Predicted 3D model of a 74-nucleotide RNA (transfer RNA) from a Planctomycetota bacterium.
Rfam family: tRNA. About the family: Transfer RNA (tRNA) molecules are approximately 80 nucleotides in length. Rfam classes the family as a transfer RNA.
The source organism's lineage runs through Bacteria, Pseudomonadati and Planctomycetota.
The RNAcentral record of the sequence draws on ENA.
């Protein structure tokens, strides 16, 4: 150098292909349960969808480019 392929709450993963309110789980407040934990239950937080731009009424999704790891080649 040249092709690929992943980036999404704290962790793990969906959704993308087919643009239209970001879901599950597990951890995390809280309250109900218990002498307390712990289980269970009911409710909360908590994402600028790796960045930068484009296209569009409307972008996690389409389009460039760049950045992080991983793979193949040279």
């Nucleotide at each position: 150098c040249a092709g690929g392929g992943u980036g999404u709450g704290g962790g793990a993963u969906a959704g993308c292909c087919u643009g239209g309110u970001a879901a599950u789980c597990c951890a995390c407040c809280u309250g109900c349960u218990u002498c307390g934990g712990g289980c269970g239950c009911a409710g909360g937080a908590c994402g600028u969808c790796g960045u930068c731009g484009g296209u569009u009424c409307a972008a996690a999704u389409c389009c460039g480019a760049c950045c992080a790891c991983c793979c193949u080649g040279a």